Predicted 3D model of a 1490-nucleotide RNA (small-subunit ribosomal RNA) from a Candidatus Melainabacteria bacterium. Lineage of the source: Bacteria > Bacillati > Candidatus Melainabacteria.
[in-house]
């Protein structure tokens, strides 16, 4: 740093996605060690039980134990200790949570002349003298109990008076400073304090700590304030102590913080108010930065303690382990009344994917009290406990083969795992065991951690690896199982039988005590763009205009510094970041220094710029004066044509209208055609690509009022000016209310066609509407899809307006200026297409708007409207795209240009019978298998009675019918038998051979037997393949290199302009050139020549001619004339056997249909193995109610029979053609000659054809099907199922619907004749031959195919394409809805707990006063009353969820219905607003856009 994914490829916009990095995590699979951190994020749910705040006898009186002494005991003294009480100072700290809070809460500076401060310090003054009471205890009572009441005694540093008063404090007078303000002073009155203990001393006293007052001072709050601190405007207006004043109360203090009066204020688009959501921050994650998230450990501040509520004490609380009240929960109870608060530290329960021990210790740091030992401290220090994180460590290390065993693959050779292992030598971190043994603890002693770290010695490779990937992104590939199945999946995506995608394996690839998964943030994402994007067609410019705020602003003087710059101060706490340095054996951790900490105040300086003041100016603007075009607006009047209606007049049968028709109008006289009238609505040419207007928009003609706008002139005015959040205004058509109008036109609706249907599209009719007047509505494809206004940045060429010059008699031409309005086009600009001084270029200024498709401009809310609806405007859920240009294709019922037997023009046919073959179908044991539009069906099959045969019954063989290796016999081989339908089975007999060797034995080939590798398989997959092959198509394409152009994809060349059968040839041309087709080169047939020449002709000599087969020769637009463009090339003619390719073949470019064959053959992979192999006998492939395709024969007289007669050419023959004779009506037989073949036969007559003859229009003397009957051949065998002959039998059928085939010359037709294959043939097929021998196209408008160019496209498995809406189902989310059920905050109005305050205080009260006492008196308590007041209650409302029978759309779901809407002119152009309509896309009407 990127990268995958939209396409057939591009380019460009643009989401989704990945690769990082982190985390208080939690799953999963594995887990050997240590250190440092770190551990309920969820229910601020509920909490057993134990700890977490006490201490202080040197502040007090009592009690207690212990010793000790004194006592006879009681009991006392001393002296230690304990415990409750009184009192003192601590429980406001230190711990814990984040609930709530959007606030001076937090953070940063700054104020407090408006403010407290226990305890500590440092000065300084003081400590005198009294009095009255109580808790403990004792007693009586009451109670289950918690705990209370009564009465009795008593200390104090408890509590209360007096004295005193440096100096606080009030008051009142004054001096300085100063705008004020106790900032510094003086002076009088007033006026509040205090407490003792210890030690030491016989004491006096001394020493200590305490105690009051007050001054500082350190720390440590309290208030106040600038400035930062989240999201929603589908919360816009809030607010009544509510803003201010006075005055009063209140506090440590300012304050509306309370009151009581006054005044009407305060806030608010720079976002109040209200709603959601948050603790803040210091840092932390990520990031190049800015910036985005986040706020757990630890740190600072805040707020909270069961939920609200309130106040005591107090230096400090409105108080986590205090109190009261209420409320909910729990728990105890004797039912009377009571106890209780883990969000302390463990731990228990719930919840929840998720989180630990009811542990040591006060050693150490730190609190709390004490003098002090000390005591208490779940703060804290430790340790335990989780891989939960981040550091380290180790799980050995070195040798050790061309490489063992398993294993995996494999082309069977190998290759892999692999030096990897065995094996052999070390070594011992860690481990385990034995010894030592710390720091931490400062001057003694004292260590939980701990015998722990660390050290030393034995032992011994020994006890320690795993988890995820492996198709692309992204590193790592094989083999099986699987077979749209199971399953993968982060995105594209994989799986339908050969999966590097699922699962196993084995390799391998990352990482490693972890490895993956998942969720969360940033980051890639410039994908909210400050840094740093965009709005013509991709999302995105308001319809258009006038203006409010804000934003921005011309020249030139000056003047202040508020931005703006720089110096230096102060603060930015600590840790934390980053340097350096140092401590743990390193690192993580740690400590020490030092930087940053981008900001904040204050403060010196600068004065350019921006700003504020102030003077001035004319260029911006804006006025005046002269000109001037113009469908600008509104008003009134006016006119001429057209249509329509009325009335007449003439006139007749139609008119109209449409593809074609019909509704419709006309004999009551239509239509056509004349005259008159009458209506209402629009203005032909003029007309323009032009003119006005800010847009919508405006068009005969005159007047009238009117707005703007250009041009000159430079006379005024002196920045007055651009833009424009809200606001206002104006705004095509349709629509709406009212009331006119109402000729045409025409939604809706009637009818008539069309059509499968036609709620269209055509056509007749016609209502609202279209007109006008007032009042609404506010939208559009309201568009240049371009916001407004300023500056600048080559030109050319139109046209409208006005100046000016030049000339001219004028008017035109001609130059130039300014303003509008079109096209071209540099440079720049953009993906491109294009823009291009009317920018989409460069740049300013200001304002609207976007940020993936779809849900959706919807729903909900609000505001607006009469309604119809507008405006403003989401989410659920869903998709991996949606899109914009442009390229090549394909295609179009788009265009142009051109070819084919396509069509048309012919001719013969097929579709009708009848057979005959092939196929569908159905039968069927089986009817064997492929072939399926053209390009499957007389194809594979160029030959199924058996074979063939691959099917089907049935019998049967099992190393096999066939190959290769082993072993045993045997030669091979022949010939019986015995049962059997064959083949299998059984069984017996003959027979001995080559080669080496004397022999014996061996070996070869062949035969049998036997064993096991293996053979076999027409089984499957033509979608796993080779090969062949059909098609397009004999069509003229296909394509490369180099150059060039374009970001690319791709273009050019190949396009053009003629020509051609032809990308065939010429010219042009950013192309040039080259390959495959194309054409020639090969055949073959037609002339001619040369050479040879048999069997051929011939009677023959012969060897001319025919012939026969091999070389040439000839045709090249080469000549002539015309025509083009002087080519290319065409027309015509001459000469030639042939002309412009001479006929005809063979030859088939890139490619295309997953097109055909696995059954011709061959071949991966998969199957089957006494059977899916192989044998044999029958049988089927030959069925038949149909049905389709190519055939043949016909339906007749251009025939049909009879007779005679004549003329080929290609081929074939040795188990073969087969002559002459002869029988047989005939198939045939019988014969046997010649022929291996230009020699003989097939083949004596080839048919059509000539000739005579009959038949005479009839189901016939046409036609031959069926059928009987008899023969003939062939072959082992014609029954199923041969072909032929002969007698007989004579079927449909009388030329053939819609439709459709082939043929352009020696062609079609119409005639026969030979061949493969074959024993024979179902051959009417097929492939050749040769014989007769026409018609018609000099047309391209239509149908099919196909070439070029071209346009459109939404198609690209490409029109057999895409592709839209209802309906049906099925599933998820939402909306509405009668309602129900909830929270939330407020409001009213009742009710009101503690409790503060006032008020009363008859009841109750030591102390001080007075009084000898009773008793008064100040003072104070209880109760009472009042205000506030939590919290309940009733009440109507807000806002918010949840739920709801029903019901609306919406999404999404491999093969549902119904239609075609839009994409090609998509078959009526679309599409945009709006109104009727209509199963549904949708369709009409009006206006608009392209």
């Nucleotide at each position: 740093a990127g990268a995958g994914u939209u396409u057939g490829a591009u380019c460009c916009u643009g989401g989704c996605u990945c690769a990082g990095g982190a985390c208080a995590a939690a799953c999963g699979c594995u887990g050997g060690c240590g250190g440092c951190g770190u551990g309920c994020c969820u229910a601020a749910g509920a909490c057993a039980u134990g700890c977490a705040a006490g201490u202080c006898g040197a502040a007090c009186g009592g009690g207690g134990g212990g010793a000790g002494c004194c006592g006879g005991a009681a009991g006392g003294c001393u002296u230690u200790c304990c415990g409750a009480g009184u009192g003192g100072c601590g429980g406001a700290c230190g711990g814990g949570u984040g609930a709530g809070g959007a606030g001076c809460g937090c953070g940063u500076g700054a104020c407090u002349g408006a403010u407290c401060u226990a305890u500590c310090c440092u000065g300084u003054g003081g400590u005198g003298g009294g009095g009255g009471a109580u808790a403990c205890c004792c007693u009586c009572c009451a109670g289950a109990a918690a705990u209370g009441g009564g009465g009795g005694u008593u200390a104090a540093g408890a509590c209360c008076g007096c004295a005193u008063a440096c100096g606080a404090u009030g008051g009142c007078c004054u001096g300085g400073g100063g705008a004020g303000a106790g900032c510094c002073g003086g002076g009088c009155c007033a006026g509040g304090a205090a407490a003792g203990c210890c030690c030491u001393g016989u004491g006096a006293g001394g020493g200590g700590u305490g105690c009051c007052g007050g001054a500082g001072g350190a720390g440590g709050g309290g208030g106040u304030u600038g400035c930062g601190u989240c999201g929603g405007a589908u919360u816009a207006g809030c607010u009544a102590g509510u803003u201010g004043g006075u005055g009063u109360g209140g506090u440590a203090a300012g304050g509306g913080c309370g009151c009581a009066c006054c005044a009407a204020g305060g806030c608010g688009a720079u976002g109040a108010u209200c709603c959601g959501u948050a603790g803040c921050u210091g840092g932390u994650c990520u990031g190049a930065g800015a910036g985005g998230a986040c706020g757990g450990c630890c740190a600072g501040c805040c707020a909270c303690a069961c939920u609200g509520g309130g106040a005591c004490u107090g230096a400090g609380a409105c108080a986590c382990g205090g109190c009261c009240c209420a409320g909910a929960c729990u728990c105890c109870u004797a039912c009377g009344g009571g106890a209780g608060g883990c969000a302390g530290c463990a731990g228990u329960u719930a919840g929840g994917g998720a989180a630990u021990u009811u542990u040591g210790u006060c050693a150490a740091u730190g609190g709390g009290c004490g003098a002090a030992a000390g005591c208490c401290u779940g703060a804290a220090c430790g340790a335990g406990u989780g891989a939960c994180g981040c550091c380290g460590c180790g799980u050995g290390c070195a040798g050790g083969a061309c490489g063992g065993a398993g294993c995996c693959u494999u082309u069977c050779g190998g290759g892999g795992u692999g030096u990897a292992a065995a094996c052999u030598g070390c070594u011992u971190u860690u481990c385990u065991u034995u010894g030592g043994g710390a720091c931490g603890a400062g001057g003694g002693a004292g260590g939980a951690c701990g015998g722990u770290a660390c050290c030393a010695g034995a032992g011994g490779a020994a006890g320690a690896a795993g988890c995820a990937u492996c198709g692309g992104c992204u590193a790592a590939c094989u083999a099986c199982g699987u077979g749209c199945c199971a399953g993968c999946a982060g995105c594209c995506g994989c799986g339908g039988u050969a999966a590097u995608a699922c699962g196993u394996a084995g390799g391998a690839u990352g990482c490693g005590a972890g490895c993956g998964u998942u969720g969360u943030c940033c980051g890639g994402a410039a994908u909210u763009a400050c840094u740093g994007g965009g709005c013509g067609u991709a999302a995105a410019g308001c319809g258009c205009g006038c203006g409010u705020a804000g934003g921005c602003g011309g020249u030139u003087c000056u003047u202040c510094u508020u931005g703006u710059g720089g110096g230096g101060u102060g603060u930015g706490a600590a840790a934390g970041c980053c340097c350096c340095u140092g401590g743990c054996u390193u690192a993580c951790c740690c400590a020490g220094g030092g930087g940053a900490g981008u900001g904040c105040a204050g403060u010196c300086c600068a004065g350019a710029c921006g700003g504020g003041g102030g003077a001035a100016c004319u260029g911006g603007a804006g006025g005046g004066c002269g000109g001037u075009a113009g469908g600008g607006g509104c008003c009134g009047g006016u006119g001429g044509a057209a249509u329509g209606c009325c009335u007449g007049g003439a006139g007749u049968a139609g008119c109209g209208g449409u593809g074609a028709a019909a509704u419709g109008c006309g004999u009551u006289g239509a239509g056509a055609u004349c005259a008159g009238g009458c209506a209402g609505a629009a203005c032909a040419c003029c007309a323009g690509u032009g003119g006005c207007g800010a847009a919508g928009g405006c068009g005969g003609c005159c007047g009238g009022c009117u707005g703007g706008g250009c041009c000159g002139c430079a006379c005024c005015u002196g920045a007055c000016g651009c833009u424009g959040a809200g606001g206002c205004g104006c705004g095509a058509a349709a629509g709406c209310c009212a009331g006119g109008g109402g000729a045409g036109c025409g939604a809706a609706c009637g009818g008539a066609a069309u059509u499968a249907g036609a709620u269209a599209c055509u056509c007749c009719g016609g209502u609202a509407g279209u007109c006008c007047u007032g009042g609404c509505c506010c939208u559009a494809a309201a568009c240049g899809a371009u916001g407004a206004c300023g500056a600048c940045u080559a030109g050319g060429u139109g046209u409208g307006g006005g100046g000016g010059g030049u000339a001219u008699c004028g008017a035109c031409c001609c130059c130039u200026c300014c303003c509008g309005u079109g096209c071209c086009g540099u440079a720049g600009c953009a993906c491109a297409c294009g823009c291009g001084a009317u920018a989409a270029g460069u740049c300013g200024u200001c304002c609207g708007c976007c940020u993936g498709g779809g849900g959706a401009g919807u729903a909900c809310g609000g505001c607006c409207g009469c309604a119809a609806g507008g405006c403003u405007a989401a989410a659920a859920c869903u998709c991996a795209a949606a899109g914009g240009a442009a390229u090549u294709g394909a295609c179009g019922g788009g265009g142009g240009c051109c070819c084919g037997c396509a069509c048309a023009a012919g001719c013969a046919g097929c579709g009708g019978a009848g057979c005959g073959u092939g196929u569908g179908g159905u039968u069927u044991a089986a009817u064997u298998c492929g072939a399926c539009g053209c390009g499957a069906c007389g194809c594979g099959c160029a030959g199924a009675a058996c074979c063939u045969u691959a099917c089907c019954a049935g019998g049967g063989c099992u190393u096999g019918a066939c190959a290769u290796c082993c072993c045993c016999g045997g030669a091979a081989c022949c010939c019986g038998c015995c049962g059997g339908a064959a083949a299998g089975g059984g069984u017996g007999g003959g027979g001995u051979g080559c080669c080496c060797g004397c022999a014996a034995g061996g070996g070869a080939g062949c035969c049998g037997g036997g064993a096991g590798a293996c053979a076999g398989g027409u089984g499957c997959u033509g979608c796993a393949u080779g090969g062949c092959u059909g098609u397009c198509g004999u069509c003229a394409g296909c394509u490369c290199g180099u150059g060039u152009c374009g970001u690319g994809a791709g273009a050019u060349g190949u396009u053009g302009g003629g020509u051609u059968a032809a990308g065939u040839c010429c010219c042009g041309c950013a192309a040039c050139g080259a390959g495959c087709g194309c054409a020639a080169c090969c055949c073959u047939c037609g002339u001619g020549g040369c050479u040879a020449g048999u069997u051929a002709c011939g009677c023959a000599u012969g060897g001319u001619g025919u012939c026969u087969a091999g070389c040439c020769a000839g045709a090249c637009u080469g000549c002539c004339g015309g025509g083009c463009a002087c080519a290319a090339c065409c027309c015509g003619g001459a000469g030639g056997a042939a002309g412009g390719g001479g006929g005809g073949g063979a030859u088939g470019a890139c490619g295309u249909c997953a097109a055909g064959u696995c059954a011709g053959c061959a071949u991966g992979g998969c199957c089957c193995u006494g059977a899916c192999g192989c044998c044999c006998u029958g049988g089927g492939c030959g069925a038949c109610a149909c049905a389709c395709a190519c055939g043949c024969u016909a339906c007749a007289a251009u025939g049909g029979c009879c007779g005679g007669g004549a003329c080929a050419g290609c081929g074939g023959g040795c188990a073969g053609c087969c002559a002459a004779g002869c029988g047989g009506c005939a198939a045939c037989g019988c014969g046997g000659a010649g022929c291996c073949a230009a020699u003989c036969c097939c083949u004596g007559c080839a048919a059509a054809c000539c000739c005579g003859g009959u038949c005479u229009c009839a189901g016939u003397u046409c036609g031959g099907a069926u059928u009987g009957g008899g023969g003939g051949c062939u072959g082992c065998a014609a029954c199923u199922c041969g072909c032929c002959c002969c007698c007989a039998u004579g079927a449909a059928g009388g030329c053939g619907g819609a439709g459709u085939u082939g043929c352009u010359a020696g062609u079609a037709a119409c005639c026969g004749c030979c061949g493969g294959u074959c024993a024979g043939c179902c051959a009417u097929a097929c492939g050749g031959c040769g014989g007769u021998g026409a018609a018609u196209c000099u047309g391209u408008u239509c149908c099919c195919g196909g070439g070029c160019c071209u346009u459109g496209u939404a198609c690209a498995c490409a029109c057999c394409g895409c592709c839209c809406g209802u309906c049906a189902c099925g599933u998820c989310a939402u909306g509405a809805a009668a309602g129900c059920c909830g929270g939330c905050a407020a409001c009213a109005c009742c009710u009101g707990a503690a409790g503060c305050c006032g008020g009363u205080g008859g009841g109750c009260c030591a102390a001080c006063c007075c009084g000898c006492a009773a008793g008064g008196g100040a003072g104070g308590c209880a109760g009472c009353c009042g205000u506030c007041g939590a919290g309940g209650g009733u009440g109507g409302g807000g806002c918010u969820g949840g739920u709801g029978a029903u019901u609306g759309g919406g999404a999404c779901g491999a093969a549902g219905u119904c239609g075609u809407a839009a994409c090609a002119a998509g078959g009526u152009a679309g599409c945009c607003g709006u109104a009727g309509c209509g199963g549904a896309a949708g369709g009409u009407g009006c206006g608009g856009c392209u």